[in-house]
């Protein structure tokens, strides 16, 4: 840093998606250690239990048990001089002294540590400032200072009351507990004076008088403590400047509300509170509601600016079950403290109590989720004490959890037979893989022994952590790898499996039988004790654009104008300094981020230095903005002279025309259309003549001319009356520009009221069209159009360009001036055009009338789609405007420009494409070929031209792929092994329905080293043969068809951001992109032509098997012989034909057209072969090959027989015909091109009425011989218009010929039968000269079997004005929403499904004000009282009650919307979309 997705392709707009970081994190799979952190985001749910605030006996008073003495009482034991005496234990005491538990008075401290984010959008926080309007216990300092009294009271004891909690009375007792006097430096109140300072009220200093206020011991020798005052540090407390989410579909809000007076009342100032007074205060720079929401340091992204966030850790705040209250204190309206309402949980003896984990653990609940009922006060901090100490779930450790972040490990080297194995292959290998065995090491981890801290300060002692860290030894590779991906995007592919199924899937898409996209494997890729998935921030996204966007055609300029606030605003000088510059000071906590050094082995992670923005205070500056002031004239505006115009408004006027009315002339039609009919007329229309009336509109002038702000103005004339515009000079002195809101004005249509009404015309009515026609088309026709008043206020109100200013090549018209000139050219100003450069733009296009250049000032825009809809507003008489969304949906939808196609779009050209003609075919019968039927089977393809006498140039068997029935199974073919045999080939039995299957006879190759080989049977075993099985949408090859149409591309150059164009377009011309000429294009390739075959004319050469004029022989006859090369003709090689020649036309020495010569042949002389890039997933797996798949005793192979030959039909293509231009029947004439390898083609001759038959001459073919008579023609006879002497179908009989076979199912013959057919309906084919029509030949295939096929000659015609039109092609333009390309694309309703919303009688819950009812504790204030109580009043929490508005859920029923492979009506859009579209 981008990349992916809208297209056939481009370009650009536009969104959507990915690749990054990041997290208090969850889920999955998987987990080895360590170190640091972190760890209820949800139910501010309820909580069992334990522990979290105690503490001082150096304030006081009592003092319990315990010990020690002492006494009295007991007397095991021991000793005794037996007198006793020592004496353990035990019991006790009005003893004594130690002890000090529990509880109280008093004193400090529970207001600090900890949680936690409900509430709060406000001075709460953040930042800076201000108290001259304020307090501050403990601490520090400084100065003073403690005299003297006095009464209670709890504790205890007594006694009651109670279940309990807790109380009540009476005795008595102490203090640092209270109380009263004394003393007053200072302080405070009041009253003054002086001095000094300040910032408004003022402070501050000194100084006079008068009032008023203190105290406490305690220990026992050192201190600890009391009081007062000041001073200071600590903390707090108010007040102020800026800053602090959305939402106007909240716009007006507020009565102690804004100020004063006065009191009151706080620590202080204050409507903080009470009376009076007076009407203020707040808000578009967004009050008030309403919704979220603890704020920052910071954290996470980002180049940055910004965005998001507010876990841990720090700083504030604000609650502690809700809710409200004080109370005490220095500090509270108090987390583990009162009181009082509530709703909860427990106790209870039912009378009445007690609680409050948002401390630490820990439990339920809730959730996708978040630990342990641990140790220790050892260290840091607290509180308390004089201290020892005690307390301390602060705090310090440890425990659980991969949650995060950092470090290390799962081993290192050698190792190639490239092991086995798996996988995969083109079979050869490839590849997992030096990986792994194997060998030699290592010891980070581990695991056992053993040693052992630093954290302890301040000399000892004191460590929860913890026998941890670390260190040493010794063991063994041992205990430790997973996860997610491999179409692109995005590193990394094969195979198999699955068959639009399963499934994947972040976008784009994958999957319908060859899935690198779904499993799975196997390989590879990324990361790694992690890894992916998900969520949710930033980025990328310049995609809200301050940095850093736009609005003609893609979303976006308000319809105009006029103006308010706002915002910007000429030129000069001064001054002031707000902004601004610049240094300077403060402050910006700490952590954190950044540099750079240091400390745990490193790192994470911990410390040490340094370092920022912003705000504030004073200083200096003085260009620019801005303030003030005073000048100027160029921007603005005034007067004054002209002319120019459909600008507006009213009054009048005026002619054509249309319609009607009257009268006249007139007579059958008018009228109207594609074409009719509804309509009007014989009652007299249309037509005509002449008169009247009404209303509306205003031809020619009229012009990309005029006017207006826009909407808009169009006869004349008149009044009234707004703008601009030239031109001269005077004057004013920046007055200006845009404008949010607000006025105003604004086609049409619409609506009120009242006229008015020709024409024209929604609705509507008829008549047409139509498949239908609620539509175009006609005939009427009502509102409406017109005025006058008064609403609507919206258009594709567009130049789809908001106004304003200034600058920036030109060319040519045009209005309206104006200068200048003899005139004309020519200059200026203001309009309104074209065309064009530079620049702009994505192009298209725009360009001094900008979409360039720049500045200002307003409106808008942010994928599409739902929607300009719902909901509220708000406005209208209504119709409706204006304001303006969300859910759900999709991954696109737009825009210009490109190449195609395509148009019931235009231009031009061309073709047997129409015309003109000539055969025909559609109707008949009969052959064929498909279709459908039937069939055991009727094998398969081929299907619009471009299937259908087509594959098939020839199905009785074989062919043959089909069926039935019998049979084989390494096979009927092909390699390769082993064995045995020596064949093979021939004859020939038997069997069967035939293949099969059994036999016999015969025969014994070749080469050789005698070992065998070669070839070939036969058997046997595996690889494998085989498939006319399937896919032509997996393929090659091959062919059709546009199409013999003239087109199809390069190369280089130039244009274009680019797809693409140029070039091939354009003028002429041709069959032709054929050739000339132009020409930013010069050139080529593949097509056209030409070069090749045949045919027409000629020379030449050569003369056999061919030919015979001249010469000679010969014959019945004859090139028959000799001979010849002149002639036909054979085959070869040449000539010829080039628009070459002449005239003419041609923009014209141009191609070229015409026209004529000559010639055999004239403009490619005729015919053939030759088919350019392409299209049609066009046809063929069944001519061959071929990939996968499939069958393997069968879907292969053999055989027999059957079927492809079926037959109510239906189509094709053809035979023969329908008759005299003909049939017959007789005589006669002229062809070409072929073919004959011997199993051929067959002669004369005989035989038969004839197919044939015998015959076998001849022919191996330019011979000499066959097929082989050409036929139509020519000549003569005959028939005479008829279902016939036309036509032959069908059908009997008899026969021929091929064949193993002729029944199913061949062909020919002879006879006799003698059917439809009398010129074929819509409609349709083919041919332009040797053609069509006619006629008959031959030849492939083939035992046989052509009306088809392919080829040959004979005869031998018409018609072509022409391109208007039908169909096909071709160049060019041009519209396009089409690109699968018009057999396209797409609208709407309707049916069915699903979502999600809106109304919707209505239920129903949540929040907050408001109003009134009750009123708890408790302050305050009165009264009463020695006191404590007590009574009363304001206020007041919770409850209740009302109306109305808000926000939700839900509802029977109802709107439209979306979405949803093949649903039902139509064809409305895109082509002139078939009535141009659209608003």
């Nucleotide at each position: 840093a981008g990349a992916g997705u809208u297209u056939g392709a481009u370009c650009c707009u536009g969104g959507c998606u990915c690749a990054g970081g990041a997290u208090g994190a969850a889920c999955g799979c998987u987990g080895g250690c360590g170190g640091c952190g972190u760890g209820c985001c949800u139910a501010a749910c309820a909580c069992a239990u334990g522990c979290a605030a105690g503490u001082c006996g150096a304030g006081c008073g009592a003092g319990a048990a315990g010990c020690u003495a002492c006494c009295u009482a007991u007397g095991a034991u021991c000793c005794u001089u037996c007198g006793g005496g020592a004496g353990a234990u035990u019991a006790g005491g009005c003893u004594a002294g130690u002890g000090g538990a529990c509880a109280g008075c008093g004193g400090c401290g529970g207001a600090c540590g900890g949680g936690u984010g409900a509430g709060u959008a406000a001075c709460g926080c953040g930042u800076a400032a201000a108290u001259a309007a304020c307090c501050u216990g403990c601490c520090a300092u400084a100065c003073a200072c403690a005299c003297a009294a006095g009464g209670a009271u709890a504790g205890c004891c007594a006694u009651c009351g109670g279940a309990a909690a807790c109380g009540g009375u009476g005795a008595u007792u102490a203090a640092u507990a209270c109380u009263u006097g004394a003393u007053g430096a200072a302080g405070c109140u009041a009253a003054g004076a002086a001095a000094u300072c300040a910032c408004a009220u003022g402070g501050u200093u000194u100084u006079u008088u008068a009032g008023u206020u203190a105290a406490a011991g305690a220990u026992c020798u050192a201190u600890c403590g009391g009081u007062g005052u000041a001073u200071g540090a600590u903390g707090g407390a108010u007040u102020u400047g800026c800053g602090u989410u959305u939402g106007a579909u909240u716009a007006g809000c507020u009565a102690g509300u804004u100020g004063g007076u006065a009191a009151g009342g706080u620590a202080a100032c204050g409507g903080c509170u009470u009376a009076c007074c007076a009407a203020g205060g707040c808000a578009a720079u967004g009050a008030u509601c309403a919704a979220u929401a603890g704020c920052c340091g910071g954290c996470c992204u980002g180049a940055g600016a910004g965005g998001g966030u507010g876990a841990u850790c720090g700083g504030c705040c604000a609650c502690a079950c809700u809710g409200g209250a004080a109370c005490u204190g220095a500090g509270a309206c108090a987390c583990g403290g009162u009181c009082c309402a509530g709703a909860c949980u427990c106790c209870u003896a039912c009378g009445g109590g007690a609680g409050g984990c948002a401390g630490c653990a820990g439990u339920g609940g809730g959730g996708a989720a978040u630990c342990u009922u641990g140790c220790a006060c050892a260290a840091u901090g607290g509180a308390g004490g004089c201290a020892a100490c005690u307390c301390u779930g602060a705090u310090g450790c440890a425990g659980c959890a991969a949650c995060g972040c950092c470090g290390c490990g799962u081993g290192a080297a050698u190792g190639a037979a490239g092991a086995a194995g798996g996988c995969u292959u083109u079979c050869g290998a490839g590849u997992c893989g030096u990986a792994a065995a194997a060998u030699u090491c290592u010891g980070u981890u581990c695991u056992a022994a053993g040693g052992g801290a630093a954290g302890a300060a301040g000399a000892a002692g004191u460590g929860a952590c913890g026998g941890u860290a670390c260190c040493u030894u010794a063991g063994g590779a041992g205990u430790a790898a997973g996860c997610c991906c491999c179409g692109g995007c995005u590193a990394a592919u094969u195979a198999c499996g699955u068959g639009c199924c399963a499934g994947c899937a972040g976008c784009c898409g994958c999957g319908g039988u060859a899935a690198c996209a779904c499993g799975u494997a196997a390989g590879g890729g990324g990361c790694g004790a992690g890894c992916g998935u998900u969520a949710u921030c930033c980025g990328g996204a310049a995609u809200u654009a301050c940095u850093g966007g736009g609005c003609a055609u893609a979303a976006a300029g308000g319809g105009u104008g006029c103006g308010u606030a706002g915002g910007c605003g000429g030129u000069a000088u001064a001054u002031c300094a707000a902004g601004c510059c610049a240094a300077u000071a403060g402050u910006g906590a700490a952590a954190a981020g950044c540099a750079u050094g240091g400390g745990c082995c490193u790192a994470a992670c911990c410390g040490a230095u340094g370092u920022a923005a912003g705000c504030u205070a004073a200083u200096g500056g003085a260009a620019c903005u801005g303030a003030u002031a005073u000048a100027c004239u160029u921007g603005a505006g005034u007067a004054c002279a002209g002319g120019a115009g459909a600008g507006g408004a009213a009054a009048g006027u005026g002619g054509a025309a249309u319609u009607u009315c009257u009268a006249g002339u007139g007579u059958a039609g008018c009228g109207g259309u594609g074409a009719a009919a509804u309509g009007c007329g014989u009652a007299g229309a249309u037509a005509u003549u002449a008169g009247a009336a009404a209303g509306a509109a205003c031809a020619u002038c009229a012009g990309u001319g005029g006017c207006g702000a826009a909407g808009g103005c169009g006869a004349c004339u008149u009044u009234c009356u707004g703008g601009a515009c030239u031109g001269u000079u005077a004057c004013u002195g920046a007055c200006g520009c845009u404008g949010a809101g607000g006025c105003a004005c604004g086609a049409a249509a619409g609506c009120g009221u009242g006229g008015g009404g020709a024409g024209c015309g929604a609705a509507c009515a008829g008549g047409a069209u139509u498949a239908g026609a609620u539509a175009c088309c006609c005939u009427g026709g009502u509102a409406g159009u017109c005025c006058a008043c008064g609403c609507c206020g919206u258009a594709a109100a567009c130049g789809a360009u908001g106004g304003g200013u200034a600058c920036u090549a030109g060319g040519u018209g045009u209005c309206a001036g104006a200068c200048a000139u003899a005139g004309u050219a020519g200059u200026u100003u203001g309009g309104u055009g074209c065309c064009g450069g530079a620049g702009c733009a994505a192009a298209u296009g725009u360009a001094u009338u900008a979409a360039g250049u720049a500045c200002c000032c307003c409106g808008c825009c942010u994928g599409g789609g739902g929607a300009g809809u719902a909901c509220g507003g708000u406005c209208g008489c209504a119709a409706g405007g204006c304001u303006g969304a969300a859910a759900c949906u999709c991954a696109a939808a737009a825009g210009a420009a490109u190449u195609g196609a395509c148009g019931g779009g235009g231009a031009c050209c061309c073709g047997c494409a129409c015309a003109a003609g000539c055969a025909g075919c559609g109707g008949a019968g009969c052959a064929u070929g498909u279709g459908g039927u039937u069939u055991a089977a009727u094998u398969c393809g081929a299907a619009g031209c471009a299937a259908c006498g087509c594959g098939a140039a020839g199905a009785a068997c074989c062919u043959u792929a089909c069926c039935a029935g019998g049979u084989u199974u390494u096979g009927a073919c092909a390699u390769a092994c082993c064995a045995a045999u020596g064949c093979u080939a021939u004859c020939u039995g038997a069997g069967u329905a035939a293949u099969a299957u059994c036999g016999g006879a015969g025969u014994u190759c070749c080469c050789u080293u005698u070992g065998g080989g070669a070839c070939a049977u036969u058997g046997g075993a595996u690889a494998c043969a085989g498939g006319u099985g399937g896919u032509g949408c997996a393929u090659g090859g091959u062919u059709g068809u546009c199409g013999u149409c003239a087109g199809c591309u390069c190369g280089u150059g130039u244009c274009g951001u680019g797809a693409g164009a140029u070039g091939u377009u354009g003028g002429g011309u041709u069959a032709a992109g054929u050739c000339c000429c132009g020409u930013a294009a010069c050139g080529a390739g593949c097509g056209c032509a030409a070069c090749c075959c045949u045919u027409g004319u000629c020379u030449u050469u050569a003369g056999u098997u061919g030919c015979u004029a001249a010469c000679a022989g010969g014959u019945g006859a004859a090139g028959c012989u000799g001979a010849g090369g002149a002639c036909u003709c054979u085959a070869a090689a040449g000539a010829g034909a080039c628009u070459g020649c002449c005239g003419a036309u041609g923009a014209a020495g141009a191609a070229a057209u015409c026209g004529g010569a000559g010639g055999a042949a004239g403009g490619u002389g005729g015919g053939g072969a030759u088919g350019a890039c392409g299209u049609c997933a066009a046809a063929u797996c069944a001519u061959c090959a071929u990939g996968c798949c499939c069958c393997u005793u069968a879907u292969a192979a053999u055989c027999u027989g059957g079927g492809c030959u079926a037959c109510a039909c239906a189509c094709g293509u053809g035979c023969u015909a329908c008759a005299a231009u003909g049939g017959u029947c007789g005589g006669u004439a002229c062809a070409a091109c072929g073919g004959g390898u011997a199993u051929g083609c067959g002669a004369a001759g005989c035989c038969g009425c004839g197919a044939g038959g015998u015959g076998g001459a001849g022919c191996u073919a330019a011979u000499c011989c066959u097929c082989a008579u050409c036929a139509a023609g020519c000549c003569g006879g005959u028939c005479u218009u008829a279902g016939u002497u036309c036509g032959g179908a069908u059908u009997g009989c008899a026969g021929a010929u091929u064949g193993a076979a002729a029944u199913u199912c061949a062909u020919c013959u002879g006879u006799a039968u003698g059917a439809a057919g009398u010129a074929g309906g819509a409609g349709u084919u083919g041919c332009u000269a040797g053609u069509a029509a006619u006629c008959g030949u031959g030849g492939a295939u083939c035992a046989g079997a052509a009306u088809g096929c392919c080829a040959c000659g004979g005869u031998g015609a018409a018609u072509a004005c022409g391109u208007u039109c039908c169909c096909g092609g071709g160049u060019c333009u041009u519209g396009u929403a089409c690109a699968c390309a018009c057999c396209g694309c797409c609208c709407g309703u309707c049916a069915c499904a699903c979502c999600a919303u809106g109304g919707g009688a209505g239920u129903u819950g949540g929040a907050a004000g408001c109003a009134c009812c009750c009123g708890a504790a408790g302050u305050c204030a009165g009264c009463u009282u020695u006191a404590a109580a007590g009574c009363u009043g304001c206020c007041g929490a919770a409850g209740g009650u009302g109306a109305a508005a808000c926000c939700g859920a839900u509802a029977a029923c109802u709107g439209g919307g979306g979405u949803g492979a093949a649903g039902u009506c139509g064809u409305a859009a895109c082509a002139a979309g078939g009535u141009a579209a659209c608003c």
Molecule: small-subunit ribosomal RNA
Organism: uncultured organism